[in-house]
Context: one part of a larger RNA
RNA sequence: CGCAUACGGUGGAUGCCUUGGCAGUCAGAGGCGAUGAAAGACGUGGUAGCCUGCGAAAAGCUUCGGGGAGUCGGCAAACAGACUUUGAUCCGGAGAUGUCUGAAUGGGGGAACCCAGCCAUCAUAAGAUGGUUAUCACACACUGAAUACAUAGGUGUGUGAGGCGAACCAGGGGAACUGAAACAUCUAAGUACCCUGAGGAAAAGAAAUCAACCGAGAUUCCCUUAGUAGUGGCGAGCGAACGGGGAUUAGCCCUUAAGCUUCUUUGAUUUUAGCGGAACGCUCUGGAAAGUGCGGCCAUAGUGGGUGAUAGCCCUGUACGCGAAAGGAUCUUAGAAGUGAAAUCGAGUAGGACGGAGCACGAGAAACUUUGUCUGAAUAUGGGGGGACCAUCCUCCAAGGCUAAAUACUACUGACUGACCGAUAGUGAACCAGUACCGUGAGGGAAAGGCGAAAAGAACCCCGGAGAGGGGAGUGAAAUAGAACCUGAAACCGUAUGCGU
Repeated sequence: CGCAUACGGUGGAUGCCUUGGCAGUCAGAGGCGAUGAAAGACGUGGUAGCCUGCGAAAAGCUUCGGGGAGUCGGCAAACAGACUUUGAUCCGGAGAUGUCUGAAUGGGGGAACCCAGCCAUCAUAAGAUGGUUAUCACACACUGAAUACAUAGGUGUGUGAGGCGAACCAGGGGAACUGAAACAUCUAAGUACCCUGAGGAAAAGAAAUCAACCGAGAUUCCCUUAGUAGUGGCGAGCGAACGGGGAUUAGCCCUUAAGCUUCUUUGAUUUUAGCGGAACGCUCUGGAAAGUGCGGCCAUAGUGGGUGAUAGCCCUGUACGCGAAAGGAUCUUAGAAGUGAAAUCGAGUAGGACGGAGCACGAGAAACUUUGUCUGAAUAUGGGGGGACCAUCCUCCAAGGCUAAAUACUACUGACUGACCGAUAGUGAACCAGUACCGUGAGGGAAAGGCGAAAAGAACCCCGGAGAGGGGAGUGAAAUAGAACCUGAAACCGUAUGCGU
């Protein structure tokens, strides 16, 4: 040095576990904000820090309910001091307080800071306390230039708005990569993205619609028709409708109303705390019984979780039944206010020309819708459409408006589910994570779970530096479960023995 065996070290795989995730189902809710939001800064405890809660009335105050024995949030014990059957802590409803920043709104500003004006009250030598002072829009009133009337402008009062938020929705703008095996029409795609606006849904909507000589009867969504008819450098591709079957159904108005919103009111249901709630003992093994054996019981309850191993009958629950002083939601009765509200059955409209766009439809034989420019009718004895156009026939009535449901989505709340994950997985994040750290910044972005049933977390002794670490003793079922703590693989490093060289 190699091989073998035994025993260790190191390391943290594997197994088991789950506080966390992922994906759903059924309900709820679908907004918050000048009555100051979302998000924060700084404070706040007898005690230094962080998290949570709260706001100078500061882990809290008042009140109304629930509840019934301990309590003073967590990491996190101990000490000190308090509260509590005259009902604390805790849970729910309502209210009060609510520093500073932030739309931030008195002015300024490098957010959490600086500096004011006016009014009222109290003090009067400083001052203190409270209120108020942004902008824009609209309404009203008062003023008021050049300029006579006026108008612009100014001032005041009142009302509203502003900002944030995951997706869904409507409107205004609007790419490129890519595909066409190159590329330009085309495609990607009216997608991504930007802007504006709204709601719990939005939008659309009661035929100037389809159909085809039979008829249907607003809109929306799904299945089908159908990858059909078409369209297309007839390439790549794009791609309907009629009709049929379903979901859901609701119609109305312009003389004025269907309705809608808010407030008050009548009743019902429901929600925001809770309450009751059946039935088991002995024996054996064991550290421990829920396991074994024996004999019982309940069940409208044998979903689930916990308890020293696997519990229907130990605990919590579950089925079932009950419950609200106060607040909310939905429906409902009645009333009030507001809105509908534009206008008067629709004229610079329909139609036309030129240029675009939308329709599955790329100018095509291209109807229909829309409109930037220029034009421009008729008035129900009228007008539009039926895919060039004309006639016949059929059908409808534009140029005003409202309208629930079926549909889309889930930041958020509750219950439940999973041939979903189980710590290199599952969210980036099971752990004080959008943290530490990196970057001027936009931004990027980790690692890190497990003693034990219970701390019973090792008194005391010994070696040692008043160490580190270890040996005894003790606890425990177990300490090779000792906090670097479940299990503890491999690589890697040793010790002992044997053999070989």

Predicted 3D model of a 501-nucleotide part of an RNA (large-subunit ribosomal RNA, domain I) from Pseudomonas songnenensis. The organism belongs to Pseudomonas, within Bacteria. It was read from a public genome assembly. It matches the Rfam family "Bacterial large subunit ribosomal RNA". Gene Ontology terms of the family: structural constituent of ribosome and ribosome. Model confidence (mean pLDDT): 85 of 100.